[in-house]
RNA sequence: GAGCCUUUAGCUCAGUGGUAGAGCGCGUCGUUGACAUCGACGAGGCCGGUGGUUCGAUCCCACCAAGGCUCA
Numbered sequence: 001g002a003g004c005c006u007u008u009a010g011c012u013c014a015g016u017g018g019u020a021g022a023g024c025g026c027g028u029c030g031u032u033g034a035c036a037u038c039g040a041c042g043a044g045g046c047c048g049g050u051g052g053u054u055c056g057a058u059c060c061c062a063c064c065a066a067g068g069c070u071c072a
Base pairs, nucleotide, nucleotide: 001071002070003069004068005067006066007065010024011023012022013021018055026042027041028040029039030038048064049063050062051061052060
């Protein structure tokens, strides 16, 4: 320098155009003599950034950024 992949909750990951979910973790309550387990409820995201397409974008397109793989 070129090509490809990834970027979504604190962490690991789903989500193929119509107001974003799970597991773990965290908080409260229940249960216990207490802790753990278990159960219920809850908080926590405007989806890496900027533009574009569209009535509508996490999703499609371009560029940028960060990380990874390959080639030279």
Annotation: A computed fold for a 72-nucleotide RNA from a Parcubacteria group bacterium, annotated as transfer RNA. The RNAcentral record of the sequence draws on ENA. The prediction has a mean pLDDT of 82. The source organism's lineage runs through Bacteria and Bacteria candidate phyla. Its Rfam family is "tRNA". About the family: Transfer RNA (tRNA) molecules are approximately 80 nucleotides in length. Its family is annotated with triplet codon-amino acid adaptor activity in the Gene Ontology.